[in-house]
A computed fold for a 98-nucleotide RNA from Lutimaribacter degradans, annotated as TPP riboswitch aptamer (THI element). The prediction has a mean pLDDT of 77. The source organism's lineage runs through Bacteria, Pseudomonadati, Alphaproteobacteria, Rhodobacterales and Lutimaribacter.

RNA sequence: CUCUCACGACAGGGGCGCCCCCGAUUACGCGGGGCUGAGAUGAACCCUUUGAACCUGAACCAGAUCAUGCUGGCGGAGGAAGUCGUGGUUGCGCCCGG
Numbered sequence: 001c002u003c004u005c006a007c008g009a010c011a012g013g014g015g016c017g018c019c020c021c022c023g024a025u026u027a028c029g030c031g032g033g034g035c036u037g038a039g040a041u042g043a044a045c046c047c048u049u050u051g052a053a054c055c056u057g058a059a060c061c062a063g064a065u066c067a068u069g070c071u072g073g074c075g076g077a078g079g080a081a082g083u084c085g086u087g088g089u090u091g092c093g094c095c096c097g098g
Base pairs, nucleotide, nucleotide: 001091004088005087006086007085008084009083010082011048012047013046014045016042017035018034019033020032021031022029023028054079055078056077060073061072062071063070
């Protein structure tokens, strides 16, 4: 220098829906309960190119549900946020000693 793994630091990316009740009264509530989920506003959770975190297509298609990205399809389709350090490991080169 390189291969690969782990850890750490700092930095960055992302989503927050549906149903019922209550208040309010047609818009709203980070008030209570329920569903799925890692997470449904937590000082949390998830993801960062080895990228299915998340977004687009999408007011999509099929199924289920009180209802909903709830499940499957779409789909390895398109897009999507990273650098440094430490330790181990593989290989190569160079130097020193025997």

It was read from a public genome assembly, where an Rfam model found it. It matches the Rfam family "TPP riboswitch aptamer (THI element)". About the family: Vitamin B(1) in its active form thiamin pyrophosphate (TPP) is an essential coenzyme that is synthesised by coupling of pyrimidine and thiazole moieties in bacteria.